Transfer RNA from a Candidatus Colwelliibacteriota bacterium, 72 nucleotides, folded computationally.
Its Rfam family is "tRNA". Rfam classes the family as a transfer RNA.
Formats: sequence, structure tokens, C1' cells
RNA sequence: GCCCCUAUAGCUCAACGGAUAGAGCAUACGCGUCCUAAGCGUGUGAUGCGGGUUCAAUUCCUGCUAGGGGCG
Repeated sequence: GCCCCUAUAGCUCAACGGAUAGAGCAUACGCGUCCUAAGCGUGUGAUGCGGGUUCAAUUCCUGCUAGGGGCG
């Protein structure tokens, strides 16, 4: 330098172009207990950045950024 893959919650992962972007773990509060723990309930919390296509974009296209892999 070229090619490919990835980027969603604190972490690990989902999400036909259309529903309130969901789940587990973690975390806060509550229930529970004599206290703690297990268990149960409720809440908080995210689409890397810019542009485009579309009635509608996490999803498609494009530039950049970051990470990973391959070739030279």
C1' cells in the first nucleotide's frame, strides 16, 4: 500500500428495511431473612462519527475513525 471482517447498555450477545432496539451478567432499589446469602420483583443504562438512498435505516450505499485478520 491492497483486500476481508467487526463496531448496539459497564461486559457478552440478539434484532426481514417498519412494534416501545431486546436478553444474560453486572448495577440501584424493594421483597425475602434475626442478620447475611439464595431466590423473586421493579428501575437505570446503548446503535463509533459524517453524508446519502428510502414514506421509514441498528439494518442498504459511501467517506472517515478504531479494533482484528490476510497478502505484498